[in-house]
RNA sequence: AAACGGCAAACUUACUGAGAGGUAAGGACGCAAAGCUAUGGGUCUCAGCCGCCGAAGGCGGCCGAGAUCGCCAGGCUGCCGAA
Numbered sequence: 001a002a003a004c005g006g007c008a009a010a011c012u013u014a015c016u017g018a019g020a021g022g023u024a025a026g027g028a029c030g031c032a033a034a035g036c037u038a039u040g041g042g043u044c045u046c047a048g049c050c051g052c053c054g055a056a057g058g059c060g061g062c063c064g065a066g067a068u069c070g071c072c073a074g075g076c077u078g079c080c081g082a083a
Stems, first nucleotide, its partner, number of pairs: 006031002011026006029070001035076003039073003042068005048062006
C1' cells in the first nucleotide's frame, strides 16, 4: 500500500438529569487510537459571593460542585501491515 474489521458527528425518537449532558435505537459528518483515563489547560452547566448596569434581568470576576477525552496536551493499553 491493500484487506478483514472497528467507532459514529449533526439530526430524529424514547428514557434519564436541575442543567451542561448521559444511555439505547435509527443515522453517517468524520476518525488510525473517535480505545481507556478528568492529571494540566480550554469550553460548557449549576450554586454561592463580589462588582457594574438595571424594571425584569443581563454582563464580568472569584470560588465550589459537575459535564466534555469527537477541544488541546499528558498517562495507560492496542488490530492489520505488502514493497

This is a predicted structure of an 83-nucleotide RNA (c-di-GMP-I riboswitch aptamer) from a marine sediment metagenome. The sequence is in RNAcentral, with records from MGnify. The coordinates come from a structure-prediction model, not an experiment, and the mean pLDDT is 84. The model forms 95% of the base pairs in the Rfam consensus.